[in-house]
RNA sequence: GCCCACAUAGCUCAGAUGGUAGAGCACACCCUUGGUAAGGGUGAGGUCACCGGUUCAAUUCCGGUUGUGGGCU
Numbered sequence: 001g002c003c004c005a006c007a008u009a010g011c012u013c014a015g016a017u018g019g020u021a022g023a024g025c026a027c028a029c030c031c032u033u034g035g036u037a038a039g040g041g042u043g044a045g046g047u048c049a050c051c052g053g054u055u056c057a058a059u060u061c062c063g064g065u066u067g068u069g070g071g072c073u
Base pairs, nucleotide, nucleotide: 001072002071003070004069005068006067007066010025011024012023013022019056027043028042029041030040031039049065050064051063052062053061
């Protein structure tokens, strides 16, 4: 230099041929216990990396930028 994949909650990851964004762990509170651990319930937590385009409507489709990983030279 060229090519490919990925970017979503604190962490690890889902997410439909476009229509109000979810799980597990972690966190807060409660239940249970004599007290812990384990278990159960409830809750909080998100500019879906950034900029534009298409559309009535974009996490999703298209283009570009940035970052990460991999491959080739």
Predicted 3D model of a 73-nucleotide RNA (transfer RNA) from a Thermodesulfobacteriota bacterium. The organism belongs to Thermodesulfobacteriota, within Bacteria. Rfam family: tRNA. The family's RNA type in Rfam is transfer RNA.